[in-house]
């Protein structure tokens, strides 16, 4: 000086699946009823929206789990990847984030 590999940060790229049903609560609007000091107050319903919980259905690309060839071994056991499989966790309007990929910066290791 330094390929490759690893870690961190930043930037860019980068999926899927419910605008579902029920319950509880908050807010707004509208329509009634009751009272009224005519300022309003209480109460019932409808609709919209937000939050929480649950049911059913669904998704795979945080995380987690499983294994083919191969490996170890006499054999079993062991070990053994993924965007594959499972769906525990997570998620299911859009956006965003995450797997993964690229670039830059910094650090570690370090063949030559």
């Nucleotide at each position: 000086u330094g390929a490759g590999c690893c870690c961190g940060c930043g930037c860019g790229g980068g999926a899927g699946a419910g605008u579902u049903c029920c319950c509880g609560g908050g807010a707004a609007a509208c329509c009634g009823c009751u009272g009224g000091u005519c300022a309003c107050a209480g109460u019932g319903g409808u609709c919209u929206u937000c939050c929480g919980g649950g049911g059913c259905g669904c998704c795979g690309a945080a995380g987690g789990a499983g294994c083919a060839a191969g490996u170890c071994c006499u054999c079993c056991c062991u070990u053994g990847a993924a965007u594959c499989u499972c769906u525990c966790a997570g998620g299911c309007c859009c956006c965003g984030a995450u797997a993964c990929c690229g670039c830059g910066c910094g650090g570690g290791u370090g063949a030559g």
The prediction has a mean pLDDT of 75. This is a predicted structure of a 112-nucleotide RNA (Glycine riboswitch aptamer) from Streptomyces taklimakanensis. The sequence is in RNAcentral, with records from Rfam. It matches the Rfam family "Glycine riboswitch aptamer". Rfam links the family to the GO term glycine biosynthetic process. Lineage of the source: Bacteria > Bacillati > Actinomycetes > Kitasatosporales > Streptomyces.